[in-house]
This is a predicted structure of a 110-nucleotide RNA (c-di-GMP-I riboswitch aptamer). Rfam family: c-di-GMP-I riboswitch aptamer. Clan: c-di-GMP_I riboswitch clan. Rfam's curators write: GEMM was predicted in a large-scale screen for bacterial structured RNA regulatory elements. The coordinates come from a structure-prediction model, not an experiment, and the mean pLDDT is 81. It was read from a public genome assembly, where an Rfam model found it.
């Protein structure tokens, strides 16, 4: 240089859970806080997870509008249109502390 990884110095990061801000949410940000971590540093590129604010579809109820049909009259048929529930999916959100991958990076005892 590449690999390896000490009960080794010298330093580093912080998971849960607390709080406080941002988010629709997943989660992210800062202080506390230590489960662990030799890349627990970067980077969503591929595969995995995770969420769905917002799009799609579909059922449901309400409203309202037009045709048809029939009345004395209330109706009943279908079609459209908006609200609002509900259930699927969908990443363009996210996690590098899931894996792969690509970047760079301390120490050096066998």
């Nucleotide at each position: 240089u590449u690999c390896u990884g000490a009960u080794a110095a010298a330093g580093g990061c912080a998971a849960a859970c607390u709080c406080a801000a941002u988010g629709a949410a997943a989660a992210u940000u800062g202080a506390g806080g230590a489960c662990g971590c030799a890349a627990a540093a970067c980077u969503a590129c591929a595969g995995a997870u995770c969420u769905u604010c917002g799009g799609u579809u579909u059922g449901a109820a309400a409203u309202c509008c037009a045709a048809a049909u029939g009345u004395u009259a209330g109706g009943u048929u279908c079609g459209a249109a908006u609200u609002u529930c509900a259930a699927a999916c969908c990443a363009u959100g996210a996690u590098g502390g899931c894996u792969g991958a690509g970047u760079u990076a301390c120490c050096a005892a066998a």